The RNA shown here (c-di-GMP-I riboswitch aptamer) has 90 nucleotides and comes from a Gemmatimonadaceae bacterium. It was read from a public genome assembly, where an Rfam model found it. Lineage of the source: Bacteria > Gemmatimonadota > Gemmatimonadia > Gemmatimonadales > Gemmatimonadaceae. Its mean pLDDT, the model's own confidence on a scale to 100, is 85. The model forms 95% of the base pairs in the Rfam consensus.
């Protein structure tokens, strides 16, 4: 340096639920709490999934409502990729 990850060590992160808060929502943040994780550290470039405020179309009982489509939004604990890092093993 690359590969690899246990019948080691020191540790790290923190799912769901619940509470508060931001948001139209998905979801984010904080607290509690641990389902799990060898990158479950960081990054939305590609894919995939989620939501549909706004916008468009159609319909209706038409000051409004319903349905469908739509990402510029979200998910890194969906995958790929990029990048940084601890210890050990051969």
């Nucleotide at each position: 340096u690359a590969g690899u990850g246990a019948c080691a060590a020191g540790g790290g992160c923190a799912a769901a639920c619940c509470c508060g808060u931001c948001g139209a929502a998905a979801g984010g943040c904080g607290g509690c709490g641990a389902c799990g994780c060898a990158a479950a550290g960081c990054c939305a470039c590609g894919a995939a999934g989620c939501u549909a405020c706004c916008g468009c179309a159609u319909c209706c009982u038409c000051c409004g409502g319903a349905u469908g489509c739509c990402a510029u939004g979200c998910u890194g604990g969906u995958c790929g990729g990029g990048u940084u890092g601890u210890c050990g093993c051969g």